RNA sequence: GAAGCCGGCUGGGCAGUCGCUGGUCACGCAAGUGACGGGAGGAAGGUCCGGGCUCCAUAGAGCAGGGUAACGGCUAACGGCCGUCCGCCGAAAACCGCAAGGCAUAAGGCGAGGACCAGGGCCACAGAGACGAGCGUAUUCAGUUACGGUGAAACGCGGCAACCUCUACCCGGAGCAAUACCAAAUAGGCAUGCGCCGUGAGCGAGCAAUCGCUCACCCAAGGCGGCUCGUCGGAGCGUGCGGGUAGGUAGCUUGAGCCCACCGGCAACGGUGGGCCUAGAGGAAUGACUGCUGCGGCGAACCGGGUCACACCGGCCGCCGACAGAACCCGGCCUACAGGCCGGCUUCCAUC
Repeated sequence: GAAGCCGGCUGGGCAGUCGCUGGUCACGCAAGUGACGGGAGGAAGGUCCGGGCUCCAUAGAGCAGGGUAACGGCUAACGGCCGUCCGCCGAAAACCGCAAGGCAUAAGGCGAGGACCAGGGCCACAGAGACGAGCGUAUUCAGUUACGGUGAAACGCGGCAACCUCUACCCGGAGCAAUACCAAAUAGGCAUGCGCCGUGAGCGAGCAAUCGCUCACCCAAGGCGGCUCGUCGGAGCGUGCGGGUAGGUAGCUUGAGCCCACCGGCAACGGUGGGCCUAGAGGAAUGACUGCUGCGGCGAACCGGGUCACACCGGCCGCCGACAGAACCCGGCCUACAGGCCGGCUUCCAUC
């Protein structure tokens, strides 16, 4: 210098105005107000795997069902991660070749890498015949002997478990709308207290007892913020208990936590010491607008450099800038992502 790989970081900055959320302090009877400081991600996503936590019986046994699968290690656990073995892939380099191309590899990548002498099932294309013993041709006293182009496998001690199955190991179920506590109004439930179901007239039905309708009167409780009057009202009106709902509170963020140093280990990871506290909403806050500016991309004209003229470089101006939004909490995997930055490994070439 060329080429091929691997890994990590980042995901604009500053300021102003108006808000939202929850914390502390102050004021306030309260509602609230003010000040100060906190307020999304590397994936918060998909909800695929594993765990914590909660309830169901303390989660124990059997069966069914599901899952995992080289060997060893890490871990709370895992289908994750680390190391090693095996298999496959892996170059416009090197090497071979005039070339087309060939060759084995590096860094690295991928692997659903237990078992087909337990049983069942399947074996494309080609081939006359494909699974279990037969078949074709030749041959022989005789299914007696020999051969069988194709194909991964051919007349077998075949192959396939990303088919059933077997072996070993693992898994109880549901999930923060878990779960626990407090607790209205209304309507049910239980207990209990008070009150009413009256009088008259008319009409109708009926043999009658009586029943129905209309009108008038009387009238308890209760409402009109406490009392009296008044008025409404017209058969119900209260009291207590209990369950549930709305609503509220807890669970709710101090945790297998983060950072640094040293030690052990090839590594994943572990140990010791020091430092730090970093959203906690809940129909669900973390926002909106404006100005200046950094980086990258695009663009007509203009200006400067450059050129014979273009190209090209710089300036000015304008536009655009990714995926995506916590919802009980962690460990992973997978998926999405404009752009920018950094580090490492391998091979070859050239020079010293």
The RNA shown here (Bacterial RNase P class A) has 352 nucleotides and comes from Casimicrobium huifangae. Its Rfam family is "Bacterial RNase P class A". Rfam classes the family as a ribozyme. From the family's description: Ribonuclease P (RNase P) is a ubiquitous endoribonuclease, found in archaea, bacteria and eukarya as well as chloroplasts and mitochondria. RNAcentral holds the sequence, with entries from ENA. Its mean pLDDT, the model's own confidence on a scale to 100, is 79. Lineage of the source: Bacteria > Pseudomonadota > Betaproteobacteria > Casimicrobiaceae > Casimicrobium. The model forms 93% of the base pairs in the Rfam consensus. A source record names the gene rnpB.